[in-house]
RNA sequence: AGGGUUUGAUCCUGGCUCAGAGUGAACGUUGGCGGCGUGGAUUAGGCAUGCAAGUCGAGCGGUAAGGCCCCUUCGGGGGUACACGAGCGGCGAAAGGGAGAGGAAUACGCGGGUACCUGCCCUCAGGCCCGGGAUAACCAGGGGAAACUCUGGCUAAUACCGGAUAACAUCUCCGGAUCAAAGGUGUGAUUCCGCCUGGGGAUGGGCCCACGUCCUAUUAGCUAGUUGGUGGGGUAACGGCUCACCAAGGCCACGAUGGGUACGAGGUGUGAGAGCAUGACCUCGCUCACUGGGACUGAGACACUGCCCAGACACCUACGGGUGGCUGCAGUCGAGAAUCUUCGGCAAUGGGCGCAAGCCUGACCGAGCGACGCCGCGUGCGGGAUGAAGGCCUUCGGGUUGUAAACCGUUGUCAGAGGGGAGGAAAUCUUGUUGGGUUCUCCCAGCAAGUUGACCUAGCCUCAGAGGAAGGACGGGCUAAGUUCGUGCCAGCAGCCGCGGUAAGACGAACCGUCCGAACGUUACUCGGAAUUACUGGGCUUAAAGGGUGCGUAGGCGGCUCUGAAAGUUGGGUGUGAAAGACCUCGGCUUAACCGAGGAAUUGCGCCCAAAACUACAGGGCUUGAGGGAGGCAGAGGUGAGUGGAACUUGCGGUGGAGCGGUGAAAUGCGUUGAUAUCGCAAGGAACACCAGUGGCGAAAGCGACUCACUGGGCCUUUUCUGACGCUGAGGCACGAAAGCUAGGGGAGCGAAGAGGAUUAGAUACCCUCGUAGUCCUAGCCGUAAACGAUGAGCACUUGUUCGAGGGGUCCUCCAUAGCCUCUCGGACGUAGCGAAAGUGGUAAGUGCUCCGCCUGGGGAGUAUGGUCGCAAGGCUGAAACUCAAAGGAAUUGACGGGGGCUCACACAAGCGGUGGAGGAUGUGGCUUAAUUCGAGGCUACGCGAAGAACCUUAUCCUGGUCUUGACAUGCAUGGAUUAGUCCGGUGAAAGUCGGGUGACGCCCUUCGGGGUGGAACAUGCACAGGUGCUGCAUGGCUGUCGUCAGCUCGUGUCGUGAGAUGUCGGGUUAAGUCCCUUAACGAGCGAAACCCUUGUCGCUAGUUGCCAGCGAGUCAUGUCGGGGACUCUAGCGAGACUGCCGGUGUUAAACCGGAGGAAGGCGGGGAUGACGUCAAGUCCUCAUGGCCCUUAUGACCAGGGCUGCACACGUCCUACAAUGGUGCGUACAAAGGGACGCUAAGUCGCGAGACCAAGCAAAUCCCAAAAAGCGCGCCCCAGUUCGGAUUGCAGGCUGCAACUCGCCUGCAUGAAGCCGGAAUCGCUAGUAAUCGCGGGUCAGCACACCGCGGUGAAUGUGUUCCUGAGCCUUGUACACACCGCCCGUCAAGCCACGAAAGUGGGGGGUCGGCGAAGUCGGUAAUCCAACCCGAAAGGGAGGUAGCCGCCGAACCGAAACUCCGCGAUUGGGACUAAGUCGAAACAAGGUA
Repeated sequence: AGGGUUUGAUCCUGGCUCAGAGUGAACGUUGGCGGCGUGGAUUAGGCAUGCAAGUCGAGCGGUAAGGCCCCUUCGGGGGUACACGAGCGGCGAAAGGGAGAGGAAUACGCGGGUACCUGCCCUCAGGCCCGGGAUAACCAGGGGAAACUCUGGCUAAUACCGGAUAACAUCUCCGGAUCAAAGGUGUGAUUCCGCCUGGGGAUGGGCCCACGUCCUAUUAGCUAGUUGGUGGGGUAACGGCUCACCAAGGCCACGAUGGGUACGAGGUGUGAGAGCAUGACCUCGCUCACUGGGACUGAGACACUGCCCAGACACCUACGGGUGGCUGCAGUCGAGAAUCUUCGGCAAUGGGCGCAAGCCUGACCGAGCGACGCCGCGUGCGGGAUGAAGGCCUUCGGGUUGUAAACCGUUGUCAGAGGGGAGGAAAUCUUGUUGGGUUCUCCCAGCAAGUUGACCUAGCCUCAGAGGAAGGACGGGCUAAGUUCGUGCCAGCAGCCGCGGUAAGACGAACCGUCCGAACGUUACUCGGAAUUACUGGGCUUAAAGGGUGCGUAGGCGGCUCUGAAAGUUGGGUGUGAAAGACCUCGGCUUAACCGAGGAAUUGCGCCCAAAACUACAGGGCUUGAGGGAGGCAGAGGUGAGUGGAACUUGCGGUGGAGCGGUGAAAUGCGUUGAUAUCGCAAGGAACACCAGUGGCGAAAGCGACUCACUGGGCCUUUUCUGACGCUGAGGCACGAAAGCUAGGGGAGCGAAGAGGAUUAGAUACCCUCGUAGUCCUAGCCGUAAACGAUGAGCACUUGUUCGAGGGGUCCUCCAUAGCCUCUCGGACGUAGCGAAAGUGGUAAGUGCUCCGCCUGGGGAGUAUGGUCGCAAGGCUGAAACUCAAAGGAAUUGACGGGGGCUCACACAAGCGGUGGAGGAUGUGGCUUAAUUCGAGGCUACGCGAAGAACCUUAUCCUGGUCUUGACAUGCAUGGAUUAGUCCGGUGAAAGUCGGGUGACGCCCUUCGGGGUGGAACAUGCACAGGUGCUGCAUGGCUGUCGUCAGCUCGUGUCGUGAGAUGUCGGGUUAAGUCCCUUAACGAGCGAAACCCUUGUCGCUAGUUGCCAGCGAGUCAUGUCGGGGACUCUAGCGAGACUGCCGGUGUUAAACCGGAGGAAGGCGGGGAUGACGUCAAGUCCUCAUGGCCCUUAUGACCAGGGCUGCACACGUCCUACAAUGGUGCGUACAAAGGGACGCUAAGUCGCGAGACCAAGCAAAUCCCAAAAAGCGCGCCCCAGUUCGGAUUGCAGGCUGCAACUCGCCUGCAUGAAGCCGGAAUCGCUAGUAAUCGCGGGUCAGCACACCGCGGUGAAUGUGUUCCUGAGCCUUGUACACACCGCCCGUCAAGCCACGAAAGUGGGGGGUCGGCGAAGUCGGUAAUCCAACCCGAAAGGGAGGUAGCCGCCGAACCGAAACUCCGCGAUUGGGACUAAGUCGAAACAAGGUA
């Protein structure tokens, strides 16, 4: 610090997502030790049990238990006070500990303030005198199940009460009045511990104020004790805190009131920071203690382990009545993904009580459990290559795991066992002693001895032995790390993009690797990245985003100058900003985590002093902003009234006489009752041609005949007046196209709806004929538009050119025009700049300032709901669930268009001949079959692979029979002469199988018997062979097609952020990206052309097998022979054609047109030659080849059958339908080929196919071989024929082992369909089409197919409108799998969330009413009362009090509303879903923009 993801690629916008850090976590796998921390986040849900607040006998009466002593009838009794249950009394219990429910302000934070209180503590001053009456305990008696309680009697106090004294206290009318106390210890107290009064302090609190403190306006108004005053009451204290009276205030857009949520802070997490999120542990504050209410006591509470009442819940009960409150520590149940021991100790620290010893202390200190977190340590270290074995991979050579292991040596951390052991402990207290404080029982300091550890143990020594201690995730990209196998859109993975459909680096496994490591991953959440809410630090023409426009309120902002004060501002000082944390430095634990100390910081707030530039404020002045005056100007600016002509329709009349109208074409419609057309007259309504213009005016909407009236704004000139009066503008108000609504008019034309006619598969549309609302006017409503410049308003600044509109000035001597200058308005082009680009560019989208509005991924959705406006339609405001990994902008390259331009092609047109109809041949589909082997499938499959299936061919084709190292190749091992070859036999359809006979060779040694060995062969066995089995979508090679179309690219340069562009475009020209010119391009390559073959002319060379003019010979005849090279020809080499020449056109060019010459003329004809690429085109069955599959079979051999099967359909052909013909006879002229297992002459035989015989020829010599159409002469006479030949019968021929399935040919006989072919469709531009025959390959045989050859030999076109295809340029695009594209809506199905809904269930906060507990306060008090007063007493008084009454008052009950949540038959739309249905709305002019 960024990365991935929208596209074919690019730039941008924009969302999603990842890498980081963190957590009171949880889950999965794994788990050695220690230290320090941390651990109920959910149900403030319910709780068994134990403990968590007592203490004081030096306050009191006492003596239940224990100790000690005494007595005893052994039951007990007495004493003592060592001690102490219960009680009275004091202090404490308001602290400590827990929790975060409530609370948005009675809270908290920060900074101030004061009308107040403060036990214990400190300090100062003063005091402690004299009396009194009770009451618990206890005793006796009673009630009750219990809890508990009643009556009578006795008693004490530091309990209670009276009196005295009394100021530096309190009150005061300033005279005065009022107010206290307690003792204890001790032999002994002014002195120690206490008590009382007052002042001060400290500490802790109460109350008040400013500022700060979440979301929501789909909460806009709230408030009656409400706001203030006077007076009374109340409080520790101010105060409507409370009450009576008076006034009518108080709060609020700077957000009151309401709703939701939430303890606040120090801090914590993250971040560069600003921020954002958070408030565990620790500290401070607040609040709460089963829920609600209340007071009492007290210094302090409205009180966690106190009281009263009400409620819910739970427990006990004798049913009468009682008891309880873990949000203390442990623990339990429940709920939950989830959070511990019913531990030890007061040793330390701290607290309460006490003179003290001490007691109490779940505060606390420790231990236990949990890898929950942080930190530290270990699981060894060194050597060790035959690079062991095993695993995995492999190109089979090897590589890797890997110095890793084994093995050798060595060490001893941690854990384990044993031993010993520092420290956490210093005090208190006791005893002794020294010194000091006024003599003391008291205090302080020092010394000595004694006393105190729950728990943890550091470090040390000894023992043994590498022994007890490594896993998790990941390995397609982001992101470090890959191979093999399995699987086969299955199983699965996935944070995003995305993997998986037979070669998966993405699934699962293995091996290997990478990263962390006692942990590693996942999930959840926070911050970051995210400048993705932008204060720091974003935007709004087209990506989301400028309000439709103006006026204007609050608010914000505001010209020049002087003076003042000092609010903001700036500087300095000072107080505060708790500690902890964070930071720096130092220190303590072996280190670290952790802990201690000091410092700095704490950016804030308050107070004081100073300054006066700027902002604000107060006062004075100014004129340039703004406004006014005067004089002019332009204009569809607005409103009202009036007027006008053209056109249209209708009515009336005239003329006229058959159609009109309408369309792509028609029809509906109108018309002989006279239309249309035309003329005249009249009526009516609406709109204003030409002028008219990127002209004008207006805020926008908008405004267009003419005249008048009223009226708004603008501009120019003058510089006369005012003196900042300004800009913007949340709310608000006004205006606001069209359509629509209400009421009343009006209604010519046009014309939603509607009707009809067409079109169409349909046509609720487009087209046509009609036509109602409406359009028009008046009055009112609506308030929206692509209300657009998709660009808010205002001010200022920033190179230029040019056009239009309105004013003013100036030049020349005057006037006018032109020119020039200037102000204002409206445009175009363009500099810098800006911008993602397109573009914009003084009318900014540049540079700045001010104010307002708006945006934050797409869909859901401008929907739902609520509110509000409207008569309605509907408008304004305006979500969420859910879902997607994009949606989008601009530009680029292609492709495409029922877009455009230019151009080409047998593409069409013009022609000629065909196909499609018939019969047959052949291929294909289909059907059939045991099998009908396989492949090819629009053009570019279908007489194609196949240049030739009877067997063979021939194949996983079928049936049947056989072989298993094999029909074929190589190697190894063993064997031995078994071998090759040949002969024979059995069986068999053959293959095969079974059996027999014969039978080798080289070399070495040799005793000549033989032995050894080797190659080929054979047998057996092992490796392996074999496969026309699969995958052409794993491939090579080859091929088809676009297309012989003219294209396809590169280097350098230049332009662009970039994809890319330029070059290759443009103007000409060409068959051509062929060439020329221009040119930010200049060059180059692959293609085109040329080079090659053939053909056309001529020359030269050479003449055999070819030729024969001349000469000679010969024959019936023939180059037959001698000769010849002239000619033809053959086959070599050359020449020739290049727009070279002339004329014209053109740009002087390229080139084109015409001409001459020439055999040939503008590429002379034909061929070979096929750019980058496209179609996952074709071929695994030519061949090669990866992977997979078969291995007594998917291999190999054999026999027979099939590939030929036939209701049909299609393609390609042949033959025809006839007279340009058929047939008979006669007769002429080719080229190119082939030939030895061959071509075969002649002859003979046969009607013929052919046979027999037989010469020649490895061929310019011989043969095939007859060319046919043609030509000549006959016949046929338009007929299913003397056309046509299918089919069938009989008889033959040939090839071949074999013609049944299933060959070809011949003769005789038979004589089918067919009389020129529907829609549609094919070929061809010249030696072409058409027509005629000939040859060849394949091949034993079989050709209408295929490949070649020549003969005869046309017609038409000279165009590009259309169909098809192609090229270039341009344009649009929502396409890029590229139009066979993309894509919309209804319906049907599944699933999900949401809205509405008769209703229904529940929650919340208030209001009103009823009832009214406890309790304070007030009243009363006839009940009761010891202290004080009167009285001898009785009794009375004062004072109090039970009870009763009143105000208030929780809970409860009731009522009407509000608000929130849930359920709900049914219903509505929405999202998603694999290939469903119907259409075809959008994207191209998307076929009606």
A computed fold for a 1489-nucleotide RNA from a metagenome, annotated as small-subunit ribosomal RNA. The sequence is in RNAcentral, with records from SILVA. Rfam family: Bacterial small subunit ribosomal RNA.